RNA sequence: ACAGACGAUACGGGAGAGCCCAGACCACCCGGCAGGGCGGUCAUGGCGCCGACGGAGCAACCACCCCCGGAAACUCUCAGGCACAAUCACCGUAUCGUUGGA
Numbered sequence: 001a002c003a004g005a006c007g008a009u010a011c012g013g014g015a016g017a018g019c020c021c022a023g024a025c026c027a028c029c030c031g032g033c034a035g036g037g038c039g040g041u042c043a044u045g046g047c048g049c050c051g052a053c054g055g056a057g058c059a060a061c062c063a064c065c066c067c068c069g070g071a072a073a074c075u076c077u078c079a080g081g082c083a084c085a086a087u088c089a090c091c092g093u094a095u096c097g098u099u100g101g102a
Base pairs, nucleotide, nucleotide: 004099005098006097007096008095009094010093011092012091013090018047020046021045022044023042024041025040026039028037029036030035048082049081050080054078055076056075057074061070062069
């Protein structure tokens, strides 16, 4: 000096599950009215679902005299999400920083 490892940033890739039903409001159309149709919005209600942000639980395993402890992409769905979008574990590349074997 460099491989590798870790962290941060940037770029690229990156899934799942109702754009369900009702209610309220707004716009448009039909109608003399009543009413009906349709689109959008909502920190609204209901039921159904997702799991790769977060959180929690158990566990193979690690550590330990014992206790305490660490621990998943598994499990649970508290939060979150269920058209598009956004978020997103994970993967690759680049830069910076730390460490750095042969």
Glycine riboswitch aptamer, 102 nucleotides, folded computationally. The sequence was found by an Rfam model in a public genome assembly. The prediction has a mean pLDDT of 80. Rfam family: Glycine riboswitch aptamer. From the family's description: This family represents the bacterial glycine riboswitch.